[in-house]
Context: one part of a larger RNA
């Protein structure tokens, strides 16, 4: 010199893109973050028009029936394994790369073949009794399916026989497995008994000591096993002429965790952050009998610490989930806000103007310096400020018209293209006119050497400066202060790390 997820001093006009708990993987009020579908069921509530009737105040009020349009607590389907955090764990096939799998598995979605057949029995909602402070449970009673269990049909896998063939053969998602590459100590030198290998049987989607039983004794290590400490890892970032050396914040790809620790279940996929159960620490409710909770989601609050934001607005776009589909839901995501926390652009005026004025400072007392600087005179309006105008992001979806495809006896419904209607958080934002005014915009750090840039006055080895080297003890360019001067500038300097 370059860099930073920075952080303090002193200062501070704007825009644009970005980036913001590195610390305690501490505890965590409060809201929200995953629902959804009524075109799978029953079933309840409301309840348009219309019928009929009745009371009378003659146009109102009241039953009855019919129930379109809808709501939705429960069954039932899908989705809660994605999306979104964090880095505690982990030196390990975690991860990077390269290959294997004649050892696997794949819900939705695509295609291509075939089917839609007939049957049962329950059970929640509900109704009623009971228990309990609640959380919630318990009896008995009615019912429904795309909920559950049968059969038939067809298909596909298995095994035995028999004939013919063919030689494992696309593409993506997990799982498995293997070769290389991966920090630091040898003042860690021996480590291992399911431990190495066979058999045979369990398990698994699937290979295996993955488990078990019997059998051998073997396996690993100075080419660093073992064992301690320290770390998620890559792509990139920063460095540097490279080679190398660091780092692993944003972004993007693996991978672990979700209070701590076990566990399983359900599913295509989970041993599951906003699911279940047990143990435990903690924190709340309790009628003391029992209960409820886990922000490392978005905000947000308290500790902690040099330090790190709003309890915002919108689902208009991308994108996801459910759904025929409207549409719901979405702290993902799109904005806005807060911070000079970084990169970049821009302004803080231009031009003319010597009686070189006032005034500071220096003086050899002549005079020199600040200095065309001011001031005055002309102009400009970027930005401001007011005022008007204003957007692109919107493509669609649905209606609704026309066509036109396949289909069909036809038509209807369906696909497809067009044309109409129609959606905007952000936002009266960007941007564009116009009009007014030098008006409202400069610090900061240094001047002995390195190293650009000197005087005076004050202090007197005091008070102080410093990164080295060093100054300061009475003429200090080195401490303070004032002129001046040098460097960078909406910043300047320090300190911390990295090369």
């Nucleotide at each position: 010199g370059g860099a930073u997820g920075a952080a303090c001093g002193c200062u501070g006009g704007c825009g644009g893109c970005g980036u913001g708990c590195c610390u305690a993987a501490u505890a965590c009020a409060u809201g929200c973050a995953a629902g959804u579908c009524g075109a799978g069921c029953g079933a309840a509530c409301a309840g348009a028009c219309g019928a009929g009737g009745a009371g009378c105040u003659u146009g109102c009020u009241c039953c009855u029936c019919u129930g379109a349009c809808g709501u939705u607590a429960g069954c039932g389907g899908c989705g809660g394994a994605c999306g979104g955090g964090u880095g505690a764990g982990u030196a390990a096939c975690a991860c990077g790369u390269g290959g294997a799998u004649a050892a696997c598995c794949u819900a939705c979605c695509u295609a291509u073949a075939a089917g839609a057949c007939u049957g049962g029995g329950a059970u929640a909602a509900c109704u009623u009794c009971g228990g309990g402070a609640a959380a919630c449970c318990g009896g008995a009673g009615c019912u429904a399916a795309u909920a559950c269990c049968g059969g038939a049909u067809a298909a596909u896998a298995u095994a035995u026989u028999g004939a013919a063939c063919c030689g494992c053969a696309u593409g993506g998602u997990g799982a498995u497995c293997c070769g290389c590459g991966c920090c630091g100590c040898a003042u860690u030198a021996g480590c291992u008994a399911g431990u190495u290998g066979g058999u045979a049987a369990g398990g698994u989607a699937a290979c295996g000591g993955c488990u078990u039983a019997c059998c051998a004794a073997g396996g690993c290590a100075a080419c660093g096993a073992u064992g301690c400490g320290u770390a998620g890892c890559c792509g990139a970032c920063c460095u540097g002429a490279g080679a190398g050396g660091g780092u692993g914040a944003u972004c993007g790809g693996c991978c672990a965790c979700a209070c701590u620790g076990g566990a399983a279940c359900u599913g295509a996929g989970a041993c599951a952050c906003g699911g279940u159960c047990c143990a435990g620490a903690c924190u709340c409710c309790u009628a003391c009998g029992g209960g409820a909770g886990g922000c490392a989601g978005c905000a947000g609050u308290a500790g902690g610490g040099a330090a790190u934001c709003u309890u915002c607005c919108g689902c208009a776009a991308u994108g996801g989930g459910c759904g025929a589909a409207a549409g719901c839901c979405u702290g993902a995501c799109g904005g806005a806000g807060c911070a000079a926390c970084g990169c970049c652009g821009c302004g803080u005026g231009a031009g003319u103007g010597a009686u070189g004025a006032a005034g500071g400072u220096c003086u050899u007392c002549g005079g020199a310096u600040c200095g065309u600087a001011a001031a005055a005179c002309u102009c400009u309006g970027u930005u401001a400020u007011u005022a008007g105008g204003g957007a692109a992001g919107a493509a669609c979806a649905a209606a609704u018209g026309u066509g036109u495809a396949a289909g069909u006896a036809a038509c209807u419904a369906u696909g497809c293209a067009c044309g109409u209607c129609u959606u905007g958080a952000c936002g009266g934002u960007a941007c564009c006119u116009a009009a007014u005014c030098a008006g409202a915009a400069a610090g900061c750090c240094a001047c002995g050497g390195c190293u650009a840039a000197c005087u005076a006055c004050g202090u007197g080895c005091c008070a102080g400066c410093a990164g080295c080297c060093g100054c300061g003890g009475u003429a200090a360019u080195a401490c303070g202060u004032a002129g001046g001067u040098g460097g960078c500038a909406a910043g300047c300097g320090u300190u911390a790390u990295c090369c």

A computed fold for a 499-nucleotide part of an RNA from Streptomyces sp. ARC32, annotated as small-subunit ribosomal RNA, 5' domain. RNAcentral holds the full RNA, with entries from ENA. Rfam family: Bacterial small subunit ribosomal RNA. The coordinates come from a structure-prediction model, not an experiment, and the mean pLDDT is 80.